[in-house]
């Protein structure tokens, strides 16, 4: 010190002003916000140096909840089959499960520096799951005291 086993504990931020209206934290001008791992020519710390920690990207590669998907069940039951009280069954609907498999689905440009920059310095710009709402929501409220990408700790044995 690295793989691995158990349990355990964390694990998301923001609408403040003005307008219009019967009504908008929803819409229009102003304004706010930015999970998680990795990369890292920026910061800081330690060293004498070699070198080490540590922090840093919404939009650069990924991953996550949400919705859709798929699988199991339940229950309804259009319909249809039978001698039958039996049998078979669309769509919608309920619950569990799967986890990228096919999806919704995301978003960056331009100067500047330098061997090297979508990351660093200047500017200008983009992007945001579903349901609900006297009106269209990144921010309100709801599933949600939910789940979770990771984080860490405790313990146990292997290698």
């Nucleotide at each position: 010190c690295g793989a691995u086993g158990u349990u355990c504990u964390c694990a998301g931020g923001g609408c403040g002003g003005g307008g219009u209206g019967a009504a908008a934290g929803u819409c229009c001008c102003c304004a706010c916000c930015g999970g998680c791992g990795g990369u890292a020519a920026g910061g800081g710390c330690c060293g004498a140096a070699a070198g080490g920690c540590c922090c840093a990207a919404g939009c650069c590669c990924g991953c996550g909840a949400g919705c859709g998907c798929c699988u199991u069940c339940c229950g309804u039951g259009a319909g249809g089959g039978u001698c039958a009280u039996c049998c078979c069954g669309a769509a919608g609907g309920g619950a569990a499960g799967g986890g990228u498999c096919a999806g919704c689905a995301g978003a960056u440009u331009c100067g500047g520096u330098g061997c090297a920059a979508c990351u660093c310095c200047g500017a200008a710009g983009c992007c945001g799951a579903c349901g609900g709402u006297c009106a269209a929501a990144g921010u309100c409220c709801g599933g949600a005291u939910g789940a979770a990408a990771g984080a860490g700790a405790a313990c146990g044995g292997u290698c």
This is a predicted structure of a 159-nucleotide RNA (FMN riboswitch aptamer (RFN element)) from Bradyrhizobium vignae. Of the family's consensus pairs, 97% are formed in the model. Model confidence (mean pLDDT): 77 of 100. The sequence was found by an Rfam model in a public genome assembly.